[in-house]
Context: one part of a larger RNA
Molecule: large-subunit ribosomal RNA, domain VI
Organism: Candidatus Woesebacteria bacterium
RNA sequence: CGUUGGAAUCUUGAGGAGAGCUGGGGACAGUACGAGAGGACCUCCCUGGGGAAAUCCCUGGUGUGCCGGUUAUUGCAUCAGCAGUAACGCCGGGUAGCUAUAUUUCCAAAUGAUAACCGCUGAAAGCAUCUAAGUGGGAAGCAUACUCCAAGAUUAGGAUUCCUUUCCCCGAAAGGGGAUAUUAGACCCCCGGCAGAAUACCGGGUUAAUCGGCAGGCGCUGGAAGUCCCGCAAGGGAUUAAGGCUACUUGUGCGAAUUGGUCGAUUUCUUGCGG
Numbered sequence: 001c002g003u004u005g006g007a008a009u010c011u012u013g014a015g016g017a018g019a020g021c022u023g024g025g026g027a028c029a030g031u032a033c034g035a036g037a038g039g040a041c042c043u044c045c046c047u048g049g050g051g052a053a054a055u056c057c058c059u060g061g062u063g064u065g066c067c068g069g070u071u072a073u074u075g076c077a078u079c080a081g082c083a084g085u086a087a088c089g090c091c092g093g094g095u096a097g098c099u100a101u102a103u104u105u106c107c108a109a110a111u112g113a114u115a116a117c118c119g120c121u122g123a124a125a126g127c128a129u130c131u132a133a134g135u136g137g138g139a140a141g142c143a144u145a146c147u148c149c150a151a152g153a154u155u156a157g158g159a160u161u162c163c164u165u166u167c168c169c170c171g172a173a174a175g176g177g178g179a180u181a182u183u184a185g186a187c188c189c190c191c192g193g194c195a196g197a198a199u200a201c202c203g204g205g206u207u208a209a210u211c212g213g214c215a216g217g218c219g220c221u222g223g224a225a226g227u228c229c230c231g232c233a234a235g236g237g238a239u240u241a242a243g244g245c246u247a248c249u250u251g252u253g254c255g256a257a258u259u260g261g262u263c264g265a266u267u268u269c270u271u272g273c274g275g
Stems, first nucleotide, its partner, number of pairs: 001152001005163007015149004021049007033038001050107006059100004066093005071086006110144003117137004166179005185263004189205005210256003213252005219245003226239005
């Protein structure tokens, strides 16, 4: 821009893309078959490998804005207590998130038309013949079925709901051209996100729990500082499951989403009345 008024929400599916894998064991059964040796079809069950997707409850990893230990050095005058730097200084753990080696599911069943091939009936050709008329079976393949995209599918689809100014010019009319305000709604802007390179997408914007703060909870660390006691001291004990705490969760208008701006539609159709 189109989809022939403008919007919001929900959809149909023409068409397209993806997937399609495979091993072993058991029962049937040491049966059918076979002199024996050997040794099945069919049907059912169990379990691997490989691939794919989703997820973070479990097992782990990471977790440089969490907690603790510790070395050197500098600083806060000193002690104590802290902070900076040294690859997060090094080390021990670890929330959310992300993640695989973790967990779950799938790669199945079924239908239709067929290939090679196997048939039934059956003539031409008194026989025979799956074929000439007619008719059946038959593959990991084909079309469906499963997952995803999808009406620019220009044949531009469907459903529901919402919105409905005032004028001008040409024309006999149909129709064509133009101006203007707003409606439904959308955007700008702002607060954000499990969305994200930008954009887009999603949520919220005071009639508000969107983010931050604060409070509680979950959870992590692992027993703070100060004081007291014991010890010559290093240190230990009590107060004390202490103190501290990031992303999670619930609540709460305390702070910030202010005030605003822009865009945005058919002289349509039908019916009635009058001229």